[in-house]
Context: one part of a larger RNA
RNA sequence: AGCACAGGGUGGAUGCCUUGGCGCCAGGUGCCGAUGAAGGACGCGGGACACUGCGAAAAGCCUCGGGGAGCCGUGCACAGGCUGCGAUCCGGGGAUGUCCGAAUGGGGAAACCCGCGGCCGCCGAACAAGCGGCCGCAUCCGGCCGUGAACACAUAGCGGUGCGGAGGGGCACCCGGGGAACUGAAACAUCUCAGUACCCGGAGGAAAAGAAAGAAUUCCCCCAGUAGUGGCGAGCGAACGGGGAAGAGCCCAAACCAGGCCCUGCGGGGUCUGGGGUUGAAGGGCCUGCCGACAAAGCCUGAAACGGAGCUAGCGGAAGGGCGUGGAAACGCCUGCCAGAGAGGGUGACAGCCCCGUACGCGAAAGUGAAGGGAAGGCGAGGCAGGUACCUGAGUACUGCCGGGCACGCUAAUCCGGCAGGAAGCUGGGGAGUCCACUCUCCAAGGCUAAAUACACCUGGCGACCGAUAGUGCACCAGUACCGUGAGGGAAAGGUGAAAAGUACCCCGGUGAGGGGAGUGAAAGAGAUCCUGAAACCCUGUGCUU
Numbered sequence: 001a002g003c004a005c006a007g008g009g010u011g012g013a014u015g016c017c018u019u020g021g022c023g024c025c026a027g028g029u030g031c032c033g034a035u036g037a038a039g040g041a042c043g044c045g046g047g048a049c050a051c052u053g054c055g056a057a058a059a060g061c062c063u064c065g066g067g068g069a070g071c072c073g074u075g076c077a078c079a080g081g082c083u084g085c086g087a088u089c090c091g092g093g094g095a096u097g098u099c100c101g102a103a104u105g106g107g108g109a110a111a112c113c114c115g116c117g118g119c120c121g122c123c124g125a126a127c128a129a130g131c132g133g134c135c136g137c138a139u140c141c142g143g144c145c146g147u148g149a150a151c152a153c154a155u156a157g158c159g160g161u162g163c164g165g166a167g168g169g170g171c172a173c174c175c176g177g178g179g180a181a182c183u184g185a186a187a188c189a190u191c192u193c194a195g196u197a198c199c200c201g202g203a204g205g206a207a208a209a210g211a212a213a214g215a216a217u218u219c220c221c222c223c224a225g226u227a228g229u230g231g232c233g234a235g236c237g238a239a240c241g242g243g244g245a246a247g248a249g250c251c252c253a254a255a256c257c258a259g260g261c262c263c264u265g266c267g268g269g270g271u272c273u274g275g276g277g278u279u280g281a282a283g284g285g286c287c288u289g290c291c292g293a294c295a296a297a298g299c300c301u302g303a304a305a306c307g308g309a310g311c312u313a314g315c316g317g318a319a320g321g322g323c324g325u326g327g328a329a330a331c332g333c334c335u336g337c338c339a340g341a342g343a344g345g346g347u348g349a350c351a352g353c354c355c356c357g358u359a360c361g362c363g364a365a366a367g368u369g370a371a372g373g374g375a376a377g378g379c380g381a382g383g384c385a386g387g388u389a390c391c392u393g394a395g396u397a398c399u400g401c402c403g404g405g406c407a408c409g410c411u412a413a414u415c416c417g418g419c420a421g422g423a424a425g426c427u428g429g430g431g432a433g434u435c436c437a438c439u440c441u442c443c444a445a446g447g448c449u450a451a452a453u454a455c456a457c458c459u460g461g462c463g464a465c466c467g468a469u470a471g472u473g474c475a476c477c478a479g480u481a482c483c484g485u486g487a488g489g490g491a492a493a494g495g496u497g498a499a500a501a502g503u504a505c506c507c508c509g510g511u512g513a514g515g516g517g518a519g520u521g522a523a524a525g526a527g528a529u530c531c532u533g534a535a536a537c538c539c540u541g542u543g544c545u546u
Stems, first nucleotide, its partner, number of pairs: 001545009015531001016495002020466002022463009031169002039100003042055003046078001049075003061094006070082003105114003115137008139166004143161005173204001174202005184191001188231001218245005228236002249448003252393001256275008280426001282392003285388007298379004306372001310368003314362003320335005336353002338342001344356003398421007408433001428443005482489002502530001505517004
């Protein structure tokens, strides 16, 4: 030195555990903000720090409920206190709420600096000055008031005025305006990735869409990886139709009528308000005639009172003992009981009957609040026949070229846009995948519309989900430490024991570290980065080999 065996050290795998995560389901809730949000800074405790809570009234104040014996949050004890005159704790309402932040008096390198006005206080003889307190002072839009040009009225403009509003934030979800590349095509350009990521604007608890020039809109399952589309490559990928969820339909513009105002060449015209009217087997207006009649049934939207399901604390809630083993009984044995409750968790090992619960049943002073409830309003407020030809959304439809969007990349219907051209107007017009005929179908160029749907959060439940290199990045004081000028990146780190009973006292030692006794404990080879404690690696002993 090697090999073997044994015993140690180191190390933290493995097993077991779970406070944390992941996913799904059901129900409920859904915006916050100048009455200053979201998010922060700095403070507040008897005493240092961090977290939590709170705001100079500072781990809290008032009040109304719940609750009923302990409490002064956690790490963690000490000191000192509170509490049946009901504390701590839980819930509703209220008060206070420094400074920054849209931040809003001005400034600014956020949490700081500097002002103006009014009122009040201190000092003071004083209404100087100084210090302190409270309130107000940003901008824009609208309203109102005043003033007031060219230009007579008027209007623009200007000034004033908390009279009303906006501003900023929000994980996702939604709509709109813009909009990539890596990548794939085994290269690459059309194509794909993808209208994705990302940027901007906007809204809401949902949004969007939606009542056919297209028999509502939306969502799910199927149709179907079909028909198609496609350097016919990679790939993209419907519809018709069927089944389900939900279900709801309406209002204007115009003709015409009435009224106000303005213009007028006196024929009329314009504008505003009200009535009228809203459709495609065309409908409406106006005129005539007949019937009916001055409304009603019915339908829609549904205010407020009232109403109170539910939510925001809670409450009741059955039934077991003995012996044995053991550190400990929930285990085993013996013998009982409950069960609308034998879900689950805890308790010194495995508990229906020990504890918390569970089935079942009950509960709110206050806040919130669904059904229900219905005022008012709207529709209905005429019908039929005939006549008249007044109206029915124009730089629109459509056409050409181009672009976009449709599963469809074009010879391409339908939809949207740019440029140019540019209708008809009901004997009208659009569509049915180029186009034409016939047939069928539908009325564009105005608007509104719940539910079924998406997402987040809360509560409850569940899992052939994970179990600390897993599961969230984070089970632990994590978006922390740390890195970066910055945008940004971003960890590691769980487990004594049933209970601290966390080793009094003695000894060695540096008044050490560490250890040996003693003691606790079932166990200390559970002694505090302490359950188990693998391997690499290090060492000791014994044997063998060289």
This is a predicted structure of a 546-nucleotide part of an RNA (large-subunit ribosomal RNA, domain I) from an anaerobic digester metagenome. The full RNA is in RNAcentral, with records from SILVA.